A computed fold for a 374-nucleotide RNA from a Planctomycetota bacterium, annotated as Bacterial RNase P class A. Of the family's consensus pairs, 97% are formed in the model. Its Rfam family is "Bacterial RNase P class A". From the family's description: Ribonuclease P (RNase P) is a ubiquitous endoribonuclease, found in archaea, bacteria and eukarya as well as chloroplasts and mitochondria. It is annotated as a ribozyme. The sequence was found by an Rfam model in a public genome assembly. Lineage of the source: Bacteria > Pseudomonadati > Planctomycetota.

[in-house]
RNA sequence: GCGGUUGGCUGGACGGUCGCUGUCGGGGUUCGCCCCGGGAGAGGAAAGUCCGGGCUCCGCAGAGCGAAGGUGGUUGUUAACGGCAACCGGGAGCGAUCCCAGGGAAAGUGCCACAGAAAACAUACCGCCACGGUCGGCUUCGGUCGGCCGGGGUAAGGGUGAAAAGGUGCGGUAAGAGCGCACCGCGGCGGCGGUGACGUCGCUGGCAGGGUAAACCCCACCUGGAGCAAGGCCAAAUAAGGGCGGAGAGGCUGCUCGUCUCGUCUGACGUCCGGGUAGGCCGCUCGAGGCCGUUCGUGAGGACGGUCCUAGAUGGAUGAUCGUCGCCCCCCCUCGGGGGGGUACAAAACCCGGCUUACAGGCCGGCCGCUCCC
Numbered sequence: 001g002c003g004g005u006u007g008g009c010u011g012g013a014c015g016g017u018c019g020c021u022g023u024c025g026g027g028g029u030u031c032g033c034c035c036c037g038g039g040a041g042a043g044g045a046a047a048g049u050c051c052g053g054g055c056u057c058c059g060c061a062g063a064g065c066g067a068a069g070g071u072g073g074u075u076g077u078u079a080a081c082g083g084c085a086a087c088c089g090g091g092a093g094c095g096a097u098c099c100c101a102g103g104g105a106a107a108g109u110g111c112c113a114c115a116g117a118a119a120a121c122a123u124a125c126c127g128c129c130a131c132g133g134u135c136g137g138c139u140u141c142g143g144u145c146g147g148c149c150g151g152g153g154u155a156a157g158g159g160u161g162a163a164a165a166g167g168u169g170c171g172g173u174a175a176g177a178g179c180g181c182a183c184c185g186c187g188g189c190g191g192c193g194g195u196g197a198c199g200u201c202g203c204u205g206g207c208a209g210g211g212u213a214a215a216c217c218c219c220a221c222c223u224g225g226a227g228c229a230a231g232g233c234c235a236a237a238u239a240a241g242g243g244c245g246g247a248g249a250g251g252c253u254g255c256u257c258g259u260c261u262c263g264u265c266u267g268a269c270g271u272c273c274g275g276g277u278a279g280g281c282c283g284c285u286c287g288a289g290g291c292c293g294u295u296c297g298u299g300a301g302g303a304c305g306g307u308c309c310u311a312g313a314u315g316g317a318u319g320a321u322c323g324u325c326g327c328c329c330c331c332c333c334u335c336g337g338g339g340g341g342g343u344a345c346a347a348a349a350c351c352c353g354g355c356u357u358a359c360a361g362g363c364c365g366g367c368c369g370c371u372c373c374c
Stems, first nucleotide, its partner, number of pairs: 001370010012325007020041002023038006043345001047356002050354005055227004062257004068223005073087005088102001089100004103218002108216002110212003125158002127154003131150008166184006185207001186205008231282004241273005248262005289308008326343007
């Protein structure tokens, strides 16, 4: 210098004028509200609604049996999570680094198109070998070569395929085969290291012949239901509204047990006709809170101390306008300057921790590879 990989921050600033919401202080008031002043006022994703909770209600949220759903290497962290951190195993890459819905195929069931002999209680298409019969050729008359038929041995070689009775090599055999041996793989046992997943070393067994569970399933662990339109309070109005049925109707998740509430002619509940209301207040923002420092930890995070209060709307505020500058692009000019255009994704509605997605431009690092110079 070029290329790559990875982490973090920002994403307009300042001033003037006018306006909006909420709050504090002062004053006025016809009690409706008005005036003056101070402070605050939309994000890193507010988005998606994918997870986890806080909170609220279901009287208690009992026992048992299920169902449904979720997670899936280990250990930590957290209020919790399917999050995050570190590590293990597998894979890609020269490397930095990145990816993995990463328990079980010897519990069972299913599927593996086409091709291929055969796709799992597996198989013999081309082959290889020896035996018997038969025909022909050569012959140094020992034998040897070729064709056809029959039954036998074989799965090493070839072919098909994503995948074919573990792989490579040596020996052995009529030809072959873990048939035997060495190494690797797989199973079992043990030593050492590690909290652990695992790693490593040694011994031992010729050893179960595939894949797929993001197929059903099995195993381990977890889970009450509903949700701020949750849920409370107040005020006002109407017609104590009427008809029919009626002994059971409901809650605790699905079922059982158990238990509780209301009701049985003063009628719960269901249904039909008809009438009124759609208002106000709370919930609603002080929190598993932000920032800074010290300390423990590889880290995610924890502890201690200090400091700060940073929207709360309700047809829905957080703005409009003027000027100067910042950043990016283009043109002219070339110490410099001038002109034009543009400035991303996007908008709180109970709150918080995550994940995922969108994003013009700008800034700051770490590491890796290649090349050159000193």